Background
Bacterial RNase P class A from a marine eukaryotic metagenome, 339 nucleotides, folded computationally. Its mean pLDDT, the model's own confidence on a scale to 100, is 77. Its Rfam family is "Bacterial RNase P class A". Rfam classes the family as a ribozyme. The family is grouped with related families in Rfam's "RNaseP clan". Gene Ontology terms of the family: dimeric ribonuclease P complex, ribonuclease P activity and tRNA processing.
RNA sequence: AAACUAGGUGGCUGCUACUUAAAUUUAAGUAGAGGAAAGUCCGAGCACCAUCGAGCAAAGUGCUGGGUAACACCCAGGCAAGGUAACUUGAUAGAAAGUGCCACAGAAAUAUACCGCCUAGAUAGCUAGGUAAGGGUGAAAACGCGAGGUAAGAGCUCACGGUUCCUGCGGUGACGUUAGGAAUUAGGUAAACCUCACUUGGUGCAAGACCGAAUAGAGAAACGUAACUGUUCGAGUAGUUUCCGGGUAGGUCGCAUGAGUAUAAUGGUAACAUUAUACCUAGAUAGAUGGUCACCACCUUUAUAAUAAAGGUACAGAACUCGGCUUAUAGGUUUCCUU
Numbered sequence: 001a002a003a004c005u006a007g008g009u010g011g012c013u014g015c016u017a018c019u020u021a022a023a024u025u026u027a028a029g030u031a032g033a034g035g036a037a038a039g040u041c042c043g044a045g046c047a048c049c050a051u052c053g054a055g056c057a058a059a060g061u062g063c064u065g066g067g068u069a070a071c072a073c074c075c076a077g078g079c080a081a082g083g084u085a086a087c088u089u090g091a092u093a094g095a096a097a098g099u100g101c102c103a104c105a106g107a108a109a110u111a112u113a114c115c116g117c118c119u120a121g122a123u124a125g126c127u128a129g130g131u132a133a134g135g136g137u138g139a140a141a142a143c144g145c146g147a148g149g150u151a152a153g154a155g156c157u158c159a160c161g162g163u164u165c166c167u168g169c170g171g172u173g174a175c176g177u178u179a180g181g182a183a184u185u186a187g188g189u190a191a192a193c194c195u196c197a198c199u200u201g202g203u204g205c206a207a208g209a210c211c212g213a214a215u216a217g218a219g220a221a222a223c224g225u226a227a228c229u230g231u232u233c234g235a236g237u238a239g240u241u242u243c244c245g246g247g248u249a250g251g252u253c254g255c256a257u258g259a260g261u262a263u264a265a266u267g268g269u270a271a272c273a274u275u276a277u278a279c280c281u282a283g284a285u286a287g288a289u290g291g292u293c294a295c296c297a298c299c300u301u302u303a304u305a306a307u308a309a310a311g312g313u314a315c316a317g318a319a320c321u322c323g324g325c326u327u328a329u330a331g332g333u334u335u336c337c338u339u
Base pairs, nucleotide, nucleotide: 001335002334003333004332005331007296008295009294010293011292012291013290015032016031017030018029019028020027021026034315038326039325041324042323043322044321045320046204047203048202049201051235052234053233054232055231056230058200059199060198061197062196063077064076065075066074067073078092079090080089081088082087093195094194098193099192100189101188102187114135115134116131117130118129119128120127121126143161144160146158147157148156162184163183164182165181166180167179168177169176170175208253209252210251211250217244219243220242221241222240223239227237228236260279261278262277263276264275265274266273267272297313298312299311300310301309302308
């Protein structure tokens, strides 16, 4: 760093579903909570509704290339940071389109002169001009170091290094480069507004369908270029919206054969894909999946030559299904790598 497990066997007895046979409530067989069932943070399948198209708004994602039904997930890479290393983490696009912010301290935080240095005057501590190399403040003070130059200095000049841009070379790409050239620019922040690229209808199994039963609408108001969409435009439909009052709350289906599981081969660094073979593994509805006895397994403590005794075994319970992520977790087993 990763994988597996989460007690086992047998007897008696209790519950649920399905199948078979009988039959009016029996018998037999098979099966019966998870690695997270949790959270409800993402993605979808499915069902119903929405009239369609185009824009704007809004929301989400954010390095590159693959995988997948899809994803904010997974795999492999790039860059950056941490670590001796194996490895880990990243809210990882753009600051050269614009706006904003960087408290306090400090002279000054998109710009400067408090101390200092130099020149001229003055003579007791001042005035004028130059300077941004030295000091102080701070998270950060106009690229770094060395030499030359200057009144004193400064990329002012030069060499080296750094940074940015262009070309060449390598790579699908993000990028890399001990190649060449130009320039010497303040910095940080977009989990600030913003810009760019891509994506996006809504509600959810308490969805929805059917059967049965019961009842009360000669109700009210508004609109009709309305309503159907957050908004605009175009087309389309002819009824739409709100309030008051009444009935029902029963039963069946949905309900588990699936983007399913396991093994093998082939392809691929891998995620994964294809093919072949085998298997069917809860379906409740106030809500089943249990209890008890015995033996064994593992752990802890005490004692012993050996035997033994006592205690304990985590987190936790399906409700439409699946792919992930996150969180909780006693003990046991295994593999690889680094020092």